[in-house]
C1' cells in the first nucleotide's frame, strides 16, 4: 500500500429497517447483629462524520482503530 474480518455499557454478548435482550461489575434499597449469600430497582450518543428513508445498530460513501493474509521499502 492491497485484499478480507472486527468496533453495541466498566467487561462478555444478542440483534440482520420499526426506535437496543441477556449475564458480570457498579449503584440504591429490603433482608441480617454485621459481612456474605439471595431478592427488588436502576444504569447504551451503537468508533466518527455524512447520505437514503416516515423512520438507521442494522442499508450507502468516506474516514479512524484493532486483528488476519499477501506485498513494498530498509
Nucleotide at each position: 500500500u492491497g485484499g478480507g474480518g472486527u468496533g453495541u455499557a466498566g467487561c462478555c454478548a444478542a440483534g440482520c429497517g420499526g426506535c437496543a435482550a441477556g449475564g458480570c461489575a457498579g449503584c440504591g434499597g429490603a433482608c441480617u447483629u454485621u459481612g456474605g449469600a439471595u431478592c427488588c430497582g436502576c444504569c447504551a450518543u451503537c468508533g466518527c462524520u455524512g447520505g437514503u428513508u416516515c423512520a438507521a445498530a442494522u442499508c450507502c460513501a468516506g474516514c479512524c482503530a484493532c486483528c488476519c493474509c499477501a506485498g513494498c521499502c530498509a
Molecule: transfer RNA
Organism: Synergistales bacterium